[in-house]
């Protein structure tokens, strides 16, 4: 330098154009002798970045940051 994979919620990962999700983890409740198990709800997102393309972009195009791997 160039080539392939990836970047999503506090972590682990789903979602390949039509409302952004799941487990775990935090917090409140119930429930127990009991802060542990178990059950029930709430809250958590600039989808790495600017751009573009589309009535609609996580998703599809380009360019760059980040990270693994890989060729010279």
């Nucleotide at each position: 330098u160039c080539c392939u994979c990836g970047g999503u919620a506090a972590c682990u990962c789903a979602g390949u154009g039509g409302u952004a999700g799941a487990g775990u983890g935090c917090u409140c409740g119930c429930c127990u002798g009991u802060u542990a198990a178990g059950c029930g709800a709430a809250g958590a997102g600039u989808c790495g970045u600017a751009g573009g393309u589309u009535c609609g972009a996580a998703u599809c195009c380009u360019a760059c940051c980040c990270g693994a791997g890989g060729a010279g």

This is a predicted structure of a 72-nucleotide RNA (transfer RNA) from Candidatus Woesebacteria bacterium RIFCSPLOWO2_12_FULL_39_9. The coordinates come from a structure-prediction model, not an experiment, and the mean pLDDT is 81. Rfam family: tRNA. It is annotated as a transfer RNA.